[in-house]
Context: one part of a larger RNA
């Protein structure tokens, strides 16, 4: 000079687009944030008798979406390879979809608890569950053979359900290279490093076990210790570098703290289970609830950072055959000068150079065409009235917004800094090494262009300066 997610004085007219706990991954009151399906099921109640509620059972979804960055120096991530996997819904290929069977909620009835939630007994329905049976096929094989299915539903045209081919998408897993500081960290390692069987996995592997060998890393820096989420980009530079990871995007990890698995196609799961631990509450002291790093919001921390707002109109996403329902994802509005832009605070005329001001050699100079007065406009703010697109047929929160018309009238709207040199901008009073100034040099001790004040003047302007921080 540039540059911030900034903060602080002083000051502030509008609008558009952005962005907004960088500190305590410190604790949370309340609300909402994952539902949904009666076209899979029996039940119970209500109907205007079409048809709806309600809780159960059952399927799918809750592994997305959305926060945060504690931890992690790692195949974490980046890049480029790579074989021994899996992949719900989706398309696709070939075929099947016979026949039987007992339960368990809910329901009723007993009972235990203060509650949270049970316990016994009987009763049933299914696309929950289990038998047989077929095998186009697929798995296994010792090559003889062995081993696996299914489910229905309705408005009668669908849609489903099994097993199988290949797809497409999504991810598990292995390797090359890159990827912060310390040698005042020199040795480290025993499942350690390799081998054989074996177990586990969807999947290769010391992932795990037996045995067997003694091996594996390391000064080209192992270990260990500190620090950090990586990346696309961002800020700065001419460039090479350097700095940095806000926000929007890929990718990881975590979800009160440690630890497990269960169900799934996929999790060791933020608003799921179960130990532990600490923390808060409720409790009839017998026991029990709970997790905002979701959105607002509230304590506390801090120089500092926003509404307990509106709809699901749009875009997606969940279920669903639709209708539709859920959605703090999303759209939007409400606060903030926090940044970027872009407009406004009036234009022309006006010399008796007006009056006050300041300076002054008392002549005047200057403030200064500035004002005032004349003549005009009317951006943008008022107020009035019209009123969108965003919705393909219907629905628009946004919002009576944007826009347009129209009405009055210069009206409602400028301020911060500095003015010795660096570095644009100068004079008078106070002050007396005092008060005070400061980026660096340095000013102030009676004529201070350096302190305060005034006048003028200069630089930027709804902002202007300081103070951090980075090049």
């Nucleotide at each position: 000079g540039a540059a911030c997610g900034a903060a602080c004085g002083c000051u502030g007219g509008c609008g558009g687009c952005a962005g907004g706990c960088c500190u305590a991954a410190c604790a949370c009151a309340u609300g909402c944030a994952a539902g949904u399906c009666g076209a899979g099921c029996g039940c119970u109640c209500c109907u205007u008798c079409g048809g709806g509620a309600g809780a159960g059972c059952g399927g799918c979804g809750g592994a997305c979406g959305g926060g945060u960055g504690a931890g992690u120096a790692a195949c974490g991530c980046g890049u480029g390879g790579g074989a021994a996997c899996c992949u719900a819904c989706c398309c696709u290929u070939a075929g099947g979809u016979g026949u039987g069977g007992g339960a368990c909620a809910a329901c009723a009835g007993u009972u235990g608890g203060a509650a949270a939630c049970g316990a016994c007994u009987g009763c049933u329905a299914a696309u929950a569950c289990c038998g047989c049976a077929u095998a186009u096929g697929u798995c296994c094989u010792g090559a003889g053979g062995g081993a696996c299915a299914a489910a229905g539903a309705u408005u009668u045209a669908u849609u489903g359900c099994c097993u199988u081919u290949g797809g497409a998408u999504u991810g598990g897993c292995c390797c090359g290279c890159g990827u912060u500081u310390g040698a005042u960290u020199a040795g480290g390692u025993a499942g350690u490093u390799g081998g054989u069987a074996g177990g586990g996995u969807a999947a290769a592997g010391g992932c795990c076990u037996a045995c067997c060998a003694a091996g594996c890393c390391u000064u080209c820096g192992a270990u260990c210790u500190a620090u950090a989420g990586c990346u696309g980009g961002u800020c700065u530079g001419a460039g090479a570098g350097g700095a940095u990871g806000a926000u929007c995007a890929g990718c990881c990890a975590c979800a009160c703290u440690g630890g497990g698995a269960c169900u799934g196609a996929g999790a060791c799961a933020c608003g799921g289970c179960c130990c532990a631990g600490a923390c808060u509450c409720c409790u009839a002291c017998g026991g029990g609830a709970g997790g905002c790093a979701g959105c607002a919001g509230u304590g506390g921390g801090g120089a500092a950072u926003a509404u307990u707002g509106c709809g699901c109109a749009a875009u997606g996403g969940g279920c669903g055959a639709a209708a539709g329902c859920c959605u703090g994802a999303c759209g939007c509005a409400g606060c903030c000068a926090u940044g970027c832009c872009g407009c406004g605070u009036g234009a022309g005329u006006g010399a008796a150079g007006a009056a006050g001001g300041c300076c002054u050699u008392c002549g005047g100079g200057u403030u200064g065409u500035a004002a005032a007065g004349c003549u005009c406009u009317u951006u943008c703010a008022a107020c009035g009235g019209u009123g969108a697109a965003g919705a393909u047929g219907a629905u628009g929160a946004c919002g009576g917004u944007a826009g347009c018309c129209g009405u009055a009238g210069a009206a409602g709207a400028a301020g911060c800094c500095c003015c010795g040199g660096c570095u644009a901008a100068c004079u008078u009073c106070g002050u007396g090494c005092c008060a005070g100034c400061a980026g660096c040099c340095g000013c102030g001790g009676u004529a201070a262009u350096a302190c305060g004040a005034a006048g003028g003047g200069g630089g930027c302007a709804a902002g202007c300066g300081u103070u951090g921080u980075u090049c």
Molecule: small-subunit ribosomal RNA, 5' domain
Organism: uncultured prokaryote